Predicted 3D model of a 73-nucleotide RNA (transfer RNA) from a Candidatus Brocadiia bacterium. Rfam family: tRNA. The RNAcentral record of the sequence draws on ENA. The coordinates come from a structure-prediction model, not an experiment, and the mean pLDDT is 83.
RNA sequence: GGGGCUGUAGCUCAACUGGGAGAGCGCCAGAAUCGCACUCUGGAGGUUGGCGGUUCGAUCCCGCUCAGCUCCA
Numbered sequence: 001g002g003g004g005c006u007g008u009a010g011c012u013c014a015a016c017u018g019g020g021a022g023a024g025c026g027c028c029a030g031a032a033u034c035g036c037a038c039u040c041u042g043g044a045g046g047u048u049g050g051c052g053g054u055u056c057g058a059u060c061c062c063g064c065u066c067a068g069c070u071c072c073a
Base pairs, nucleotide, nucleotide: 001072002071003070004069005068006067007066010025011024012023013022019056027043028042029041030040031039049065050064051063052062053061
């Protein structure tokens, strides 16, 4: 320098190849307990790495770019 893969909540990951952004753990509150833990219920938490484009509409498609992993030189 070139090719491929990955980037989504604090962490680990989903989202059925364009139409409501979600799960588990964690955090907060409540219930239960004499109390703690376990358990149950509810809640907060996201500009989907960044910028731009296509579209009525983008996590998804296109271009550029950043970071990580990997292959070739």